[in-house]
Formats: sequence, C1' cells, structure tokens
RNA sequence: GGACUCGUGGUCUAGUGGUAUGACAUGACCUUGACGUGGUUGAGAUUGCAGGUUCGAUUCCUGCCGGGUCCA
Repeated sequence: GGACUCGUGGUCUAGUGGUAUGACAUGACCUUGACGUGGUUGAGAUUGCAGGUUCGAUUCCUGCCGGGUCCA
C1' cells in the first nucleotide's frame, strides 16, 4: 500500500429500513437473626465520527477514525 471484517448502556451481546434486545454489573423494595441465594421493580445507549439516499437509517451508500485477519 491492497482485500476483508468489526465498532450498539460500565462490560458482553441481539438486531438485514418502522419506538434498540437480553445477560452480567448497579439503585430501591420483599425474603434472612445476618450474609449469600432467590423474587419484584427502576435507572443506564445521541447505535465510533461526518455526510448522502429515504416519509423514515443501528440497518443501505461514501469518506474519516480505531481494533482484528490475510496479501504484498
């Protein structure tokens, strides 16, 4: 330098055009003599950045940034 691939709450993750899913962690409450376990409920994401297409973009297109694999 070229090809491909990934980027989504604190962490991991689902999502193939129509209100962004779950797990762990975390707050409150219940349960216990207490801790742990279990149960109920809550908060937490400008979907890497900037543009484009579209009535509508996490999703499609372009550029850039960062990680990974391969080729030279």